[in-house]
Context: one part of a larger RNA
RNA sequence: GAGUAACGAUAAGGGGGGUGAAAAACCUCCCCGCCGGAAGACCAAGGGUUCCUGUCCAACGCUAAUCGGGACAGGGUUAGUCGGCCCCUAAGGCGAGGGCGAAAGCCGUAGUCGAUGGGAAACAGGUUAACAUUCCUGUACUUGCAAUUGCUGCGAUGGAGUGACGGAGAAGGCUAGGCCAGCAUGGCGAUUGGUUGUCCAUGUUUAAGGUUGUAGGCUGGGGACUUAGGCAAAUCCGGGUCCCUAAGGCUGAGAGCUGAUGACGAGCCCUUUUUUGGGCGAAGUGGUUGAUGCCCUGCUUCCAGGAAAAACUUCUAAGCUUCAGGCAAUUGCGAACCGUACUCGAAACCGACACAGGUGGUCAGGUAGAGAAUACCAAGGCGCUU
Numbered sequence: 001g002a003g004u005a006a007c008g009a010u011a012a013g014g015g016g017g018g019u020g021a022a023a024a025a026c027c028u029c030c031c032c033g034c035c036g037g038a039a040g041a042c043c044a045a046g047g048g049u050u051c052c053u054g055u056c057c058a059a060c061g062c063u064a065a066u067c068g069g070g071a072c073a074g075g076g077u078u079a080g081u082c083g084g085c086c087c088c089u090a091a092g093g094c095g096a097g098g099g100c101g102a103a104a105g106c107c108g109u110a111g112u113c114g115a116u117g118g119g120a121a122a123c124a125g126g127u128u129a130a131c132a133u134u135c136c137u138g139u140a141c142u143u144g145c146a147a148u149u150g151c152u153g154c155g156a157u158g159g160a161g162u163g164a165c166g167g168a169g170a171a172g173g174c175u176a177g178g179c180c181a182g183c184a185u186g187g188c189g190a191u192u193g194g195u196u197g198u199c200c201a202u203g204u205u206u207a208a209g210g211u212u213g214u215a216g217g218c219u220g221g222g223g224a225c226u227u228a229g230g231c232a233a234a235u236c237c238g239g240g241u242c243c244c245u246a247a248g249g250c251u252g253a254g255a256g257c258u259g260a261u262g263a264c265g266a267g268c269c270c271u272u273u274u275u276u277g278g279g280c281g282a283a284g285u286g287g288u289u290g291a292u293g294c295c296c297u298g299c300u301u302c303c304a305g306g307a308a309a310a311a312c313u314u315c316u317a318a319g320c321u322u323c324a325g326g327c328a329a330u331u332g333c334g335a336a337c338c339g340u341a342c343u344c345g346a347a348a349c350c351g352a353c354a355c356a357g358g359u360g361g362u363c364a365g366g367u368a369g370a371g372a373a374u375a376c377c378a379a380g381g382c383g384c385u386u
Base pairs, nucleotide, nucleotide: 013031014030015029016028017027018026032383033382034381035380040363041362042361043360046343047342050341051075052074053073054072055071056070060068061067080141081140082339083338084337086119087118088117092113093112094111098107099106100105122139123138124137125136126135142335143334144333145332146331147330148329149328150327151326152325153320154319158315159314160313161312166302167301168300169299172295173294174293177289178288179287180286181285182204183203184202185201186200187199188197205263206262209258210257211256216251217250218249219248220245221244222243223242224241225240226239227238229237230236264284267280268279269278270277303306349358350357365377366376367375368374
């Protein structure tokens, strides 16, 4: 220079009360304003205690601070069903033997790893200061092992089926959700016209599972014989011949009933120094609209022709055949280990910062509107630390 520039989005603050040494900023109440396809809610990645409670204010916070994602201490993450681990494979990695190389090493068969994909099963309500599909209540489901009973050709690392998949387009059937009416409970008034009425406010919620097998979609079905194919075998799959037959099978949202004489529920009552704790508990129906969600991995169509393997079903081989094994029912026992707090369009991640930047997925209320545009609002969250 200079007590100058600046104090990081122009979403905005004002008042009462409290605490305190001290309050523009903390707590609480009232009013105002901002977002509302987000500036709300929930995950993945990343971070790692930042979560909750008490105490504290040196430093950190662009100011003050009684406050804090700061300091100190204590507490907090509960699973057969969520995710991993596990079984399976993709790109890719490693790679016994092997090939090559002067060596280091490079390539690669069998194999073994490797999810961002495939593979069993849980919902509703309640509860904590902080966790919950994990705890509690109620109601379910899956799978393994063992025993008992009944029936019985079982058997794989092999064969076959299935798993199993692209783009675009269109229609139908539904549901979530919304709205209206009815019903229930409460209100009777407001600085203004009206306010016992065709008035106002609030509520009208309930899952998985079980049962049933619908709108629809796909496919004809059954039997006998035969067979250069499926590396061997086959009763399986594929090919062929003959006979009988006209609904049979597979798949499939939703709805109904049940779950539920339960839960929840506006409100009311009792209690508590406010906080709080306990109890009772009404209505809980109909119509309309309607998805980008479900049926649909469907259907139609097109060329660029759109993973694999296991699980699962079935067939036999070796073998076993009083056994073992398989199927069904019932009963009993088991389901370990790891993650689970909090943040996540951000002050907690990536940007040296509490940085106007960047960051994959899900949810998607009302009025107007073609609309996820835009405007104003709900739930919820904020007024961006001078």